[in-house]
RNA sequence: GCGACAUUAGCUCAGUUGGUAGAGCAUUGGCUUCCCAAGCCGAGGGUCACGGGUUCGAGUCCCGCAUGUCGCU
Repeated sequence: GCGACAUUAGCUCAGUUGGUAGAGCAUUGGCUUCCCAAGCCGAGGGUCACGGGUUCGAGUCCCGCAUGUCGCU
């Protein structure tokens, strides 16, 4: 230099054919218990890495760019 893959909640990750962004863990409130743990019912938390484009509508399609991993030269 070239190519592939990844980037979504604090962490690990889903997200189908473009149509209102989700799970588990963590955090937090309540129930339960003499207390703790476990269990149960809730709640909060998102510029979908970043910048543009297409579209009535983009996490998803297109272009650029940053970081990481791997491969080639």
The RNA shown here (transfer RNA) has 73 nucleotides and comes from Candidatus Liminaster caballi. Model confidence (mean pLDDT): 81 of 100. NCBI's taxonomy places the organism under Bacteria, Pseudomonadati, Bacteroidota, Bacteroidales, Candidatus Liminaster.